[in-house]
The RNA shown here (c-di-GMP-I riboswitch aptamer) has 104 nucleotides and comes from Photobacterium halotolerans. RNAcentral holds the sequence, with entries from Ribocentre.

């Protein structure tokens, strides 16, 4: 050098949780703080999940047009549910790519 993770040495990082700032929401930054983690360093090419602003779609509510008027149409506004990443997650996997040790 590569695979492999037993010990060993430096030592790293940092879950819920708080507190706060950020976001439309998943999340995400900071400080505390360890659940762990042998890459739980980095990186969204692939897959899985998450959320769902905006976007379309469907329904119900209210206005407005037209119209004798009943009914139907078209608009706008609001409420619901649905779909969907352009958002995220690298601690959900796999691929890339850097790194301490050193049995085998």
């Nucleotide at each position: 050098u590569c695979a492999c993770g037993a010990a060993c040495a430096a030592g790293g990082c940092a879950a819920a949780c708080c507190a706060u700032c950020u976001g439309a929401a998943a999340g995400g930054g900071u400080g505390g703080g360890a659940c762990g983690c042998a890459a739980a360093g980095c990186u969204u090419c692939c897959g899985g999940c998450c959320u769902a602003a905006a976007a379309g779609c469907a329904a119900a509510g209210a206005c407005u047009u037209a119209g004798a008027g009943a009914u139907a149409a078209a608009g706008u506004u609001c409420u619901u549910g649905c779909u969907c990443a352009u958002g995220g997650u690298a601690g959900c996997g796999g691929g890339g790519u850097u790194g301490c040790c050193g049995a085998u």